Notes: A computed fold for a 460-nucleotide part of an RNA from an uncultured bacterium, annotated as small-subunit ribosomal RNA, 3' major domain.

Context: one part of a larger RNA
RNA sequence: UGACGGGGGCCCGCACAAGCAGCGGAGCGUGUGGUUUAAUUCGAGGCUACGCGAAGAACCUUACCUGGGUUUGACAUGGGGGUGGUAGGGAACCGAAAGGGGACCGACCGCAAGGAGCCUUCACAGGUGCUGCAUGGCUGUCGUCAGCUCGUGUCGUGAGAUGUACGGUUAAGUCCGCAAACGAGCGCAACCCCCGGCGUGUGUUACACGUGUCACACGCAACUGCCCGUGAGAAACGGGAGGAAGGUGGGGAUGACGUCAAGUCAGCAUGGCCUUUAUAUCCAGGGCGACACACACGCUACAAUGGGCGGCACAAUGGGGAGCGAAGCGGCGACGCGGAGCGGAUCCUGAAAGUCGUUCGUAGUUCGGAUUGCAGGCUGCAACCCGCCUGCAUGAAGCUGGAGUUGCUAGUAACCGCCGGUCAGCACACGGCGGUGAAUACGUUCCCGGGCCUUGUACA
Repeated sequence: UGACGGGGGCCCGCACAAGCAGCGGAGCGUGUGGUUUAAUUCGAGGCUACGCGAAGAACCUUACCUGGGUUUGACAUGGGGGUGGUAGGGAACCGAAAGGGGACCGACCGCAAGGAGCCUUCACAGGUGCUGCAUGGCUGUCGUCAGCUCGUGUCGUGAGAUGUACGGUUAAGUCCGCAAACGAGCGCAACCCCCGGCGUGUGUUACACGUGUCACACGCAACUGCCCGUGAGAAACGGGAGGAAGGUGGGGAUGACGUCAAGUCAGCAUGGCCUUUAUAUCCAGGGCGACACACACGCUACAAUGGGCGGCACAAUGGGGAGCGAAGCGGCGACGCGGAGCGGAUCCUGAAAGUCGUUCGUAGUUCGGAUUGCAGGCUGCAACCCGCCUGCAUGAAGCUGGAGUUGCUAGUAACCGCCGGUCAGCACACGGCGGUGAAUACGUUCCCGGGCCUUGUACA
C1' cells in the first nucleotide's frame, strides 16, 4: 500500500422487513448428473454451468458408433511428365448407397506457342485431434457499482502520501464549502433512440369527407425556471403554483482501471504438439431420443373468482413471392378443394381473458388430463427406432405441497392471448407485442452483496 476481521462509524441495493404470485409434493416437457450402451459426439460446473452453445438432431445437420468404400484425396496452390474420341455425360453389370465399371454420345479459350480440363508424379492438402495454463478476437462476472488514475507542486530517507481527506449534499469522485494543493484524463451526467402534451405542414390505402381520429415529418415544451420555508446570503432539500409531464418524467442503448491463469483452439483466427491408405474423406444404417434413479428450469393442474354450451365486444408488435393466402364448397375435425386479394396503413387479420344467459352442486366430480388402443390428417425421398396435429375410446397421479427457496415497488407483479426468428415439418423454449390490472414498503436491528472513512493483523 492492499486484502481480510463472527472490529467500529456512515451509506446504498427487492438485501432483509411489509406484501403478492410461485418453486420445493403430482403428471408431463426440456437441460444436467448418474447409469446403460457398439455409440448414447463435444463443450458449459457456486454466485457467473444445468429451456446454456442448440434462433428447430427423422436423413442432412453430425463432430459419435457399426459396416462398406476412396488415398494428390470432398477443397487450395505450385513444379515436372503425359493426354483428342481427351474432359464431360453415361447404358449393361456388382452394390444398401458411396464406389467400381465402362457400351454409346461427345466438347472450351487461343493466330501460333500454349492454356483450361483430365491422368500421373512430387511438394502438399485435410483434421470439430490436444493445449483457452502459449494466444488474438469476443463474452460472462463483480456492476450502471462510483469508482480508477495522471501532470506539476508539497510532505516523507524510502515504499508511498497528498490531490481522492473533512463538513454538508446527491442516483453519482453529483455539486457546494473548507483544506498544500492546483489542474487534468477514463468513468457519472448530458449529447443518441422509443414513449407521454401541444402546434404547423402533408395526406395514400387511414378517417366522421374535410379536420377532429390516425399516419409521417418539422418545431415548441421542463430549466429547480417561478413562489414559500429549511439550510451557511452555498450546494441542496421539503412544500406549492402553473403545466400533458416535474425535480434523472418513464423505458432503452451505453459497462471506467481492473478481478476471476473465469469462458470459448467446436463460430472464426492462430503458436506449438500429434496424425497422414488415417485422428483425412465419401456413403448406408444406427446413435445424439437409452432409463432403477438424482438435481435444475418450465408447462398443466388439483377446481365453483371454476368446468361445459350458446350469444355479444375490444388490441398491438410483426411476417409474407419456391411466400401469406380470403370468400365459397366438402369433412365431426385435423385438413382438403378453391383461388379473390396482397411485394402489402388496402390482403392474410378471427385475439384471449372479458361480458350476458344457461347448466353442473363439492363429488377424485361435467375437476384434472397423463397413459394406452383404434381410425385418420399434414410436411417430407422417407415419420419403426424418432415429427406435429385431429376424431372416438381410455381415463392415471394430483384435494395447495417438509426442510428450504425464487421473482417482483406500478401500468410493475399476477392473469390473458397474439406475433416473430429458427424452420419442409416440429416451441410448454426464446425474443417481442398488446389486453385486464393489484397488494405492500413501519423501518435498516438482523441475512446477502456493495461503496467511503477508520482500526487491528504473525497474510500478500